RNA sequence: AGUGGCGAAAGGGGCAGUAAUGCAUGGGUAACCUACCUUGGGGAUGGGCAUAGCCGUUCUAACGGACGGGUAAUUCCCAGAGAUUCAGCGGGGAGGCAUCUCUCUGCUGGGAAAUGAAUUUCGCCUCGAGAGGGGCCCAUGUGCUAUUAGCUAGUUGGUAGGGUAACGGCCUACCAAGGCUAAGAUGGCUAGCGGGUGUGAGAGCACGACCCGCGCCACUGGCACUGAGACACUGGCCAGACACCUACGGGUGGCUGCAGUCGAGGAUCUUCGUCAAUGGGCGCAAGCCUGAACGAGCGACGCCGCGUGCGCGAUGAAGGCCUUCGGGUUGUAAAGCGCGAAAGUGGGGAUAAAACCGUAAGGUUGAUAGAUCCACAGUAAGGACGGGCUAAGUUCGUGCCAGCAGCCGCGGUAAGACGAACUGUCCUAACGUUGUUCGGAAUCACUGGGCUUAAAGGGCGCGUAGGCGGUCCGACAAGUCAGGGGUGAAAUCCUGCAGCUUAACUGCAGAAGUGCCUUUGAUACUGUCGGUCUCGAGGGAGAUAGGGGUGUGCGGAACUUCCAGUGGAGCGGUGAAAUGCGUAGAGAUCGGAAGGAACAUCCGUGGCGAAGGCGGCCACCUGGGCCAACACUGACACUGAGGCACGAAAGCGUGGGGAGCAAACAGGAUUAGAUACCCUGGUAGUCCACGCCCUAAACGAUGCGAACUGGAUGUUGGGUUCAACUUGGAACCCAGUAUCGAAGCUAACGCGUUAAGUUCGCCGCCUGGGGAGUACGGUCGCAAGACUGAAACUCAAAGGAAUUGACGGGGGCCCGCACAAGCGGUGGAGUAUGUGGUUUAAUUCGAUGCAACGCGAAGAACCUUACCUGGUCUUGACAUCCACGGAACUUUCCAGAGAUGGAUUGGUGCCUUCGGGAACCGUGAGACAGGUGCUGCAUGGCUGUCGUCAGCUCGUGUCGUGAGAUGUUGGGUUAAGUCCCGCAACGAGCGCAACCCUUGUCCUUAGUUGCCAGCACGUAAUGGUGGGAACUCUAAGGAGACCGCCGGUGACAAACCGGAGGAAGGUGGGGAUGACGUCAAGUCAUCAUGGCCCUUACGACCAGGGCUACACACGUACUACAAUGGGAAGGACAGAGGGCUGCAAUCCCGCGAGGGUGAGCCAAUCCCAGAAACCUUCUCUCAGUCCGGAUCGGAGUCUGCAACUCGACUCCGUGAAGUCGGAAUCGCUAGUAAUCGCAGAUCAGCAUUGCUGCGGUGAAUACGUUCCCGGGCCUUGUACACACCGCCCGUCACACCAUGGGAGUGGGUUGCACCAGAAGUAGCUAGUCUAACCUUCGGGAGGACGGUUACCACGGUGUGAUUCAUGACUGGGGUGAAGUCGUAACAAGGUAAC
Repeated sequence: AGUGGCGAAAGGGGCAGUAAUGCAUGGGUAACCUACCUUGGGGAUGGGCAUAGCCGUUCUAACGGACGGGUAAUUCCCAGAGAUUCAGCGGGGAGGCAUCUCUCUGCUGGGAAAUGAAUUUCGCCUCGAGAGGGGCCCAUGUGCUAUUAGCUAGUUGGUAGGGUAACGGCCUACCAAGGCUAAGAUGGCUAGCGGGUGUGAGAGCACGACCCGCGCCACUGGCACUGAGACACUGGCCAGACACCUACGGGUGGCUGCAGUCGAGGAUCUUCGUCAAUGGGCGCAAGCCUGAACGAGCGACGCCGCGUGCGCGAUGAAGGCCUUCGGGUUGUAAAGCGCGAAAGUGGGGAUAAAACCGUAAGGUUGAUAGAUCCACAGUAAGGACGGGCUAAGUUCGUGCCAGCAGCCGCGGUAAGACGAACUGUCCUAACGUUGUUCGGAAUCACUGGGCUUAAAGGGCGCGUAGGCGGUCCGACAAGUCAGGGGUGAAAUCCUGCAGCUUAACUGCAGAAGUGCCUUUGAUACUGUCGGUCUCGAGGGAGAUAGGGGUGUGCGGAACUUCCAGUGGAGCGGUGAAAUGCGUAGAGAUCGGAAGGAACAUCCGUGGCGAAGGCGGCCACCUGGGCCAACACUGACACUGAGGCACGAAAGCGUGGGGAGCAAACAGGAUUAGAUACCCUGGUAGUCCACGCCCUAAACGAUGCGAACUGGAUGUUGGGUUCAACUUGGAACCCAGUAUCGAAGCUAACGCGUUAAGUUCGCCGCCUGGGGAGUACGGUCGCAAGACUGAAACUCAAAGGAAUUGACGGGGGCCCGCACAAGCGGUGGAGUAUGUGGUUUAAUUCGAUGCAACGCGAAGAACCUUACCUGGUCUUGACAUCCACGGAACUUUCCAGAGAUGGAUUGGUGCCUUCGGGAACCGUGAGACAGGUGCUGCAUGGCUGUCGUCAGCUCGUGUCGUGAGAUGUUGGGUUAAGUCCCGCAACGAGCGCAACCCUUGUCCUUAGUUGCCAGCACGUAAUGGUGGGAACUCUAAGGAGACCGCCGGUGACAAACCGGAGGAAGGUGGGGAUGACGUCAAGUCAUCAUGGCCCUUACGACCAGGGCUACACACGUACUACAAUGGGAAGGACAGAGGGCUGCAAUCCCGCGAGGGUGAGCCAAUCCCAGAAACCUUCUCUCAGUCCGGAUCGGAGUCUGCAACUCGACUCCGUGAAGUCGGAAUCGCUAGUAAUCGCAGAUCAGCAUUGCUGCGGUGAAUACGUUCCCGGGCCUUGUACACACCGCCCGUCACACCAUGGGAGUGGGUUGCACCAGAAGUAGCUAGUCUAACCUUCGGGAGGACGGUUACCACGGUGUGAUUCAUGACUGGGGUGAAGUCGUAACAAGGUAAC
């Protein structure tokens, strides 16, 4: 090297296929096989032919061969014998499950070996048995989809063969026509199955990595060979795709073995060591092989254990952060001092277990593991989070930006939510994020849900399958229950114990495995079988109510049209009109005729019907119900998937009919528009017959049947009993219908014997909103369309019931100068004043519907002043602290617009413990001052407003699951939540009222500056004087008014009405007084204040200017337009105030404003200060005036440093608009409106017009609450709750997204028909070849090759089905910033909605 044997079918990998040829559990095999192993019985005689290796020759690039020669075996072949065995045909016995099984026996046929060289070992042949391993069969279980409903020809069965280890259509021929399926066949999609794993209280749900069992696969498809076993991962043949080699002829290959490479990807390791152990194969054995296996490596991937130090250490260091600037915190933390020790490294260093060999002594084997000693704090902490859920917060930055976000949601200048810092919380060699599964989720509900209104009862009935089913007896024992037996692999889980120093991990034992099979029992219930009963159900005969149904006939009223008469101008219609009809005679009226449709009253929460629905009258035909009493059948019942019938209106088809009404349409109005609402017309249709459609808010939004569970009342039908009988009654029963309600139920509303209560049976349906009842597919339909019925995508809601508010072009009651009734105004003119706008260097700022606009401002020439221009200052005009100097302060001069700058004079004070101190001034440095700069949306305080409206709340109790309600609502009454009564409420608070001030009457006290009746004095006159204390008055204190009294009404109340008395009468008049709250109302410019901003300026000072502008618009006022008036003269009467930097008499001067003088007065003393309207007389006589007074010219007065911009007043002159005011709008109810004057604050001056007060004169009107406005209470609706200035719908335009249709186009899978046919197997075949055996030596038997037939893979053609992708264009849908047009819905949403 080769022959032979055994193994290679095990072990190892993967999950493509597979919904059953699989798996799991339990059975069967009497229908079977089994190499090696164990065990039992028996046996092994005699021969023969080859062939590889080898030798020689030779072909090929290679792989591989070819020829010749010779050789061995446990290779192969033959013969003999032949127990047993096998096959066929018989006989006897025993057993079973139909075919059968076991055993004894007769005949015939087939049929074994390697006695290896002697022994042992190891082998060989044969027949049993065992063990282990398989094959086949059966039952049950094991996904989704019906938008897959029919599938099947070897299909189902039989007969006869073949084939297999074996049964079987497994295969073939023939015969029959079967087989499967709604308990889901067939098809489609998905998937290896189990033990188990994760989760969960469990039931379940999801999954099938590691480990174990089974199955399947081995590049893709097909095929067989060998073998005990394969149709065989590292065997063969063929076809295909791919890759490699080639000399182009031809060959070779299959990591889903272990490592490793590449690719893909978000992502997954070392081309390690060893057979030492465990195991496998072969071998007699040594041994060999073994990427099985054992170990190691890499990876925090998981689980477990451990470490990163421990103790002491306060000055609470430094630094950081925060700060209320005091401090707090980081924090015993650090530093510092002391201490002990994992892992690692270096050094030192001893041996065992186990296995094998060996009689023993002893020897051999290690990939790796490992006790112990010495040295070094040296080598070792991160991650997430801090708005709530959820443990843990501050500062800064940012400013709807940047960003965060699991959900809610943060961010628009004070962000605990973004980013950073500090600090804290949680976990810790990990911590977060993402994905996934289960849980919570009772959110698919078996355990354990629902369906009136939240999603959900089929439109209604009949009825098939199915489900479910009254009473009694008997039998059986399927379900059910109990005991026993078998099984339920191991691992896992659980419990106990044990082993590694602990744990993870591992070992042992137990329990469990809720299941299946089998056996023995029980028989209540269910079931099956046999019988019985009558209560459920049904049928008979008797009454009875009814718009129950179908068709026929008949009737009157109304309406319209037509004909005729009368008659003569309109009719009709509306919010108002118009279109329309009418002198060609309408409308009206009367007579006649025709036509069609519908049936007033009766008519009723009354009747009937399964529902839809049904209404004039009569009769025929016909369905159902109810009642009463009997006799009959004997569970015949209930429900009901599919199926079948019926099914309003509208609509469709054919043919009729057509009066009225009336979509579409036309016209007229309305309107911004009006394709509507209103009006005039009007066609389909509405009606009939026949045939379709099959839907409705087809509703009680409540499926059908049965049983049970307190009542009250009405009504319809029938009956019983009693009473009455001439009419009317009462109680009870059954059936229907309705209202209220107990228990109970319900989220509530509500339901409540007609259940939505308590139960049973059966069916239907639901599972967030939108997309959508849409698309696709299917079925039905003439069509319209109906039934069935998704997904993508999108949102964090949509929805129900109830509550509190708010609102309503909802309702009721009530109030208010709210309207009405009145009076006077505004809006027109001129002027004043404020605002807007414009202008300006500046015209400082604020206030802006009511509730800004004669407001802040009770007084801008400078000042004020905040604004502008220019000139100046920088620790500052103002505060505190420090140092130095000086008292403070003051006189004069110069420059300048002044601030300021320079010079100059006088002065040197007060207290003192003698050190010094206090006030003030100047200089200097820094801390700081300063800001009328911003934010009133960071704030305090104050204020306005609803509104002086009558409300707003609380405690306890009660009711409700709760929000909340009750009280506070109701009946009365009031100005009032004021009071009374009632009441599940009882009380209380803030408001109302009262207490307070003022005014109206009286009394007491007091009596000056006030008063003067009586008594005196005096004067021209005067309370002037003595005196008085009566009156007025003043100012203190009291009284008085309370519905107290009377009458009436009312409820015997509260109260109201009337009256008496009284100064006053019903809160006497007026004021002060403003509940809870609303308006992010107003004010950072009164003040205060957080934050931000400026700091030689956004601070401070000064001069001048501005706030006073002026084409215009608005608000608020004044004066007027005149005769109720203007002018002149004379005459009368207040109150309340103010006055020393003041009010000022008197007298003189001035026309006057005023000037001079200066008595008196710190005020009931004096002054301002002669009030005016009014009265008397005169004049004017209706006009732009003797009205009106603006404007302008001139001359003055006063204040004030100063009246130019920019004061007030006086005098003379001038003499504008305006002749009572459009639309619109304001105030006022009695000492009020209207009208008349007076005073004061502010203030140097300035208001005859503003504001705040004071008095004089002094009205009219209110029927009343319909309407406008505002408010209160109750009630109602609501899709509103930043609350109607709300909400919200649709088209269109733009952007994006997913999706349907779409001429088609390109793939995948698959059915059917046909073509084709490699390798292989089987059959046939004698063309070629052929060792053993036989031979008559010719040949034969047998075999091989070849040929051919059948089957068949790949492949091809045609035609279908299905699915995916894509497609010009197109349909709707969704989502988007503040777009456009309208306003459909929510309130009676302005035409009720659907």

Predicted 3D model of a 1394-nucleotide RNA (small-subunit ribosomal RNA) from an uncultured bacterium.